The RNA shown here (transfer RNA) has 73 nucleotides and comes from Dehalogenimonas sp. WBC-2. Model confidence (mean pLDDT): 82 of 100. Its Rfam family is "tRNA". By type it is a transfer RNA. Taxonomically the source falls in Dehalogenimonas (Bacteria, Chloroflexota, Dehalococcoidales, Dehalococcoidaceae). The gene name in the source record is trnaT. The sequence is in RNAcentral, with records from ENA and Rfam.
RNA sequence: AGGAGUGUAGCUCAGUUGGUAGAGCAGUGGUCUCCAAAACCACCGGUCGAGGGUUCGAAUCCUUCCACUCCUG
Repeated sequence: AGGAGUGUAGCUCAGUUGGUAGAGCAGUGGUCUCCAAAACCACCGGUCGAGGGUUCGAAUCCUUCCACUCCUG
């Protein structure tokens, strides 16, 4: 320099054809227990990496950047 992939909750990841964003773990509270753990119930937590475009509507489509990983030289 060229090419490919990834970026979504504190962490690991889903999100099928564009239609109001989810799970598990973690955290908090409760039930239970003599206490704790475990188990169960509930809650908390996101301007979906950034800008722009298309659209009535974008995590999803287009485009330009940024970060990281891999391949070619």